[in-house]
RNA sequence: GAAGCGGGCCGGGCGACUGCCCCUGAAUUGGGGAGGAAAGUCCGGGCUCCGAAGGGCAGGAUGGCCGCUAACGGCGGCGCGGAGCGAUCCGCGGAAAGUGGCACAGAAAAUAUACCGCCCGCGAGGGUAAGGGUGAAAAGGCGGGGUAAGAGCCCACCGGCGCGCGAGUGAUCGCGCGCGCAUGCUAAACCCCAUCCGGAGCAAGACCAAAUAGGAGGAAGAGCUGCCCGCUCGCUAAUCCUCGGGUAUGGUCGCUAGAGCCGGCGGGCAACCGCCGGCCCAGAUGAAUGGUCGCCGCCCCGCGAGGGUACAGAACCCGGCUUACAGGCCCGCUCCGGUU
RNA sequence: GUCCCCGUCGUCUAGCUCGGCCUAGGACACCGGCCUUUCACGCCGGUAACACGGGUUCAAAUCCCGUCGGGGACG
Repeated sequence: GAAGCGGGCCGGGCGACUGCCCCUGAAUUGGGGAGGAAAGUCCGGGCUCCGAAGGGCAGGAUGGCCGCUAACGGCGGCGCGGAGCGAUCCGCGGAAAGUGGCACAGAAAAUAUACCGCCCGCGAGGGUAAGGGUGAAAAGGCGGGGUAAGAGCCCACCGGCGCGCGAGUGAUCGCGCGCGCAUGCUAAACCCCAUCCGGAGCAAGACCAAAUAGGAGGAAGAGCUGCCCGCUCGCUAAUCCUCGGGUAUGGUCGCUAGAGCCGGCGGGCAACCGCCGGCCCAGAUGAAUGGUCGCCGCCCCGCGAGGGUACAGAACCCGGCUUACAGGCCCGCUCCGGUU
Repeated sequence: GUCCCCGUCGUCUAGCUCGGCCUAGGACACCGGCCUUUCACGCCGGUAACACGGGUUCAAAUCCCGUCGGGGACG
């Protein structure tokens, strides 16, 4: 210099005038007012209610190992396999418990089998799976010996399986011995194993105010929301369901100080954790966070005047994931080329 | 706001359970031909679709994940 790999961050700035929401105040006083994703609602947790969230079945989710965490399908480190020269990236329980599927082609798609070929044989028939051919996939690979031709039939190496010993918390790895070894693919097919999960959601839920006729019809069961057991309440209206009517188209709480943010120190490879100090940073309910102007920045078109400035906007709150995003900045690493 | 469901020719749908025979079937509509003096009816033929992207698999409308669009319920 060039090509890449991984990660982090910003995502307009300043000023004036004028509005809106919340808190505060005597006041036209003072303070605060969208995001990295506020989004999708895909996971997890807090919080609230439901009947003791009690048992069993069913159902769902996850899937190498260890750790982090409130928890997770998230994150970190490690292991094995694959791709790449490399930085780095991608994948991950069990197919030897059982059931099912594998179109077409092909001899045969998993109980093995034989179209061409090879060999024996006059032939009938038999042997064989090395070669050809089919397919997405063909019964360990390669070399040598052996044979009528062949074949783990025998042998060496590689691969596989089993056992033992050692290292490691573990996935796994190393070494030794044994077994010639037809146990293909599919579990985002049923399933098996291990772990986890009660359900609903702030329109949860609680209180106050206002209103009237306790109206009509129905039920023996109702309640935890798939089922069964168990439990609680009820069995002739005091409970539940449906319809109709009334009131407010009501108010208050929940509602924002929290697994919080910033800085420093310490522990840990890291995710993360601990201690100390400082800070308070939206809380609306038809729903605020806006508009106009000036200067500067950036981008595109244009000689110029001028025009444009991404994705998108809180709704109980957090931790993640995923998706969208104009333009720009920074850090670490790899390969190649040049110069010294 | 929270929760749930759906997406196949122009329209209504079958296929999705249990992946292959799907080059996706049917009806109406549309186009062409036959019939008829002509139109209609009828008969024959044709055009036309798996919302989009990625993954699993030999193979995806179908299974899994994400995006987009549409619909419903709840004080």